[in-house]
């Protein structure tokens, strides 16, 4: 220094332009138990890494940079 990837909830990760951004696991309540786990239920949480562009409309398309991984040198 060149090339490619990932970047959405606390953690893993769906959603490749179109109404209200979703799952599970976690956390909070409930039930069930003597109690605990487990199992049921209900519920809370997101300026989609940031800026700027394209469009009647961007998590999504294009650009620059942020930050992590990977390859080459």
């Nucleotide at each position: 220094g060149g090339g490619g990837g990932u970047g959405u909830a606390g953690c893993u990760c769906a959603g490749u332009g179109g109404u209200u951004a979703g799952a599970g696991c976690a956390g909070c309540g409930g039930g069930c138990u003597c109690a605990u786990a487990a199992c049921c239920u209900g519920u809370u949480g997101g300026u989609c890494g940031a800026a700027g562009g394209u469009u009647c409309a961007a998590u999504u398309c294009c650009u620059u940079c942020c930050a992590c991984c990977c390859c080459c040198a």